[in-house]
Record summary: The RNA shown here (transfer RNA) has 72 nucleotides and comes from a Candidatus Kerfeldbacteria bacterium. Its Rfam family is "tRNA". Rfam links the family to the GO term triplet codon-amino acid adaptor activity. The organism belongs to Candidatus Kerfeldiibacteriota, within Bacteria. Model confidence (mean pLDDT): 83 of 100.
RNA sequence: GGCCUUAUCGUCUAACGGCUAGGACGGAGCGUUCUCAGCGCUCAAAUCGGGGUUCGAUUCCCCGUGGGGCUA
Numbered sequence: 001g002g003c004c005u006u007a008u009c010g011u012c013u014a015a016c017g018g019c020u021a022g023g024a025c026g027g028a029g030c031g032u033u034c035u036c037a038g039c040g041c042u043c044a045a046a047u048c049g050g051g052g053u054u055c056g057a058u059u060c061c062c063c064g065u066g067g068g069g070c071u072a
Base pairs, nucleotide, nucleotide: 001071002070003069004068005067006066007065010025011024012023013022018055027043028042029041030040031039032038048064049063050062051061052060
């Protein structure tokens, strides 16, 4: 250089083109307890960037950027 693949809360991980973008861990608050741990309830937190297709894009297409792989 060419080709393939991948990018979602702080972390890990779901999501037929039609979700309030879900779950676990972690975090915060409340309750339980003499206290802590544990447990229960509640809350906050995410779609890599730019275009395109579509009535509608996390999802499909293109170009970038980062990661991984194959090849010369």

The sequence is in RNAcentral, with records from ENA.